[in-house]
Molecule: Bacterial RNase P class A
RNA sequence: AAGGUGGAACGAUCUGCCGCGGCAGCAAUGCUGAGGAAAGUCCGGACAGAGCAGGGCGCCCUGCUGCGGAAAGCGCAGGUAGGGGUAACUUUACGGACGCCGUAACAGAAAACAACCGCCGUUCGACGGCAAGGGUGAAAACGCGAGGCAAGAGCUCACGACGCAGCGCAGUGAUGCAUUGCGGGUACGGCACCAGGGUCUGCAAGACCAAAUAUACCGGCAGUUGAGGGCGGCCCGCCUGAUGCCGGGGGGUAGGUUGCGUAGAUAAAUGGCAGAACCAACAGAAACCGGCUUACGGUUCCACCUUUUUA
Numbered sequence: 001a002a003g004g005u006g007g008a009a010c011g012a013u014c015u016g017c018c019g020c021g022g023c024a025g026c027a028a029u030g031c032u033g034a035g036g037a038a039a040g041u042c043c044g045g046a047c048a049g050a051g052c053a054g055g056g057c058g059c060c061c062u063g064c065u066g067c068g069g070a071a072a073g074c075g076c077a078g079g080u081a082g083g084g085g086u087a088a089c090u091u092u093a094c095g096g097a098c099g100c101c102g103u104a105a106c107a108g109a110a111a112a113c114a115a116c117c118g119c120c121g122u123u124c125g126a127c128g129g130c131a132a133g134g135g136u137g138a139a140a141a142c143g144c145g146a147g148g149c150a151a152g153a154g155c156u157c158a159c160g161a162c163g164c165a166g167c168g169c170a171g172u173g174a175u176g177c178a179u180u181g182c183g184g185g186u187a188c189g190g191c192a193c194c195a196g197g198g199u200c201u202g203c204a205a206g207a208c209c210a211a212a213u214a215u216a217c218c219g220g221c222a223g224u225u226g227a228g229g230g231c232g233g234c235c236c237g238c239c240u241g242a243u244g245c246c247g248g249g250g251g252g253u254a255g256g257u258u259g260c261g262u263a264g265a266u267a268a269a270u271g272g273c274a275g276a277a278c279c280a281a282c283a284g285a286a287a288c289c290g291g292c293u294u295a296c297g298g299u300u301c302c303a304c305c306u307u308u309u310u311a
Base pairs, nucleotide, nucleotide: 001307002306003305004304005303006302007301008300009299010298013276014275015274016273017272018271020033021032022031023030024029035282039293040292042291043290044289045288047202048201049200050199059198060197061196062195063194064078065077066076067075068074079094080093081092082091083090084089095193099191100190101189102188103187104186116134117133118130119129120128121127142160143159145157146156147155162183163182164181165180166179168177169176170175206258207257208256209255215250217248218247219246220245221244222243228240229239230238231237
């Protein structure tokens, strides 16, 4: 210098004019007004309502270890096994049985009770033995050497890999290192069981105040000696025939307040133009808080890696 890896911050400023919401003020006017994700609504909480004596079973979720955290399908650090990258680094999986069950397309003899070619034996049969070698496949019965054998084979042995168990050391722990014993069925999925958690619904939750109209209930007055109603307003008359009026009163409705926030509610404000100066991404709060995920033009900083060059 070029390319890359990981992390952090910003994502807008100023001036002039016009405009919008909230609060204060008689007014003039002043102060204040979107995000890193306000998004998706995926997880958790707080708050609230419903339900609930107490306990058990079932069902659902999570599942390596330690720490943090109110909690989380959260964060950080670490472990084991595998994948990607030259590297910095990154990514996936994870309780539980040497037990049980299921599946293994196509190809292949066989996908877990393996004999197609091949090798050996043979009484020569369409027989028996053999998992070494070939071939098929994503995957083929631990690797390798020696012994052994008719030929072979963990059949036996040494070394190694893996699994389980014991002991020692290190570590808070997952685990690592060393050592002893045992084992041989490949891959994927599920299961007994174990540990932790889980009732449901959500701010249009919920709480308070409260008209008009109707009215449960209570009181007073009038009323079959006719209240009240109908006959267009009033009187008479005719028809009808048991309620009517006034006051109190509770619940509920409209409406208001609260929940509700140093932006903030009501169908809902947070903007526009010009210039400095590059003319700029994703995107717009609706009850609150902590996470996760997703989207994003561009700018800055820190640490590290690779290649090349120079000193």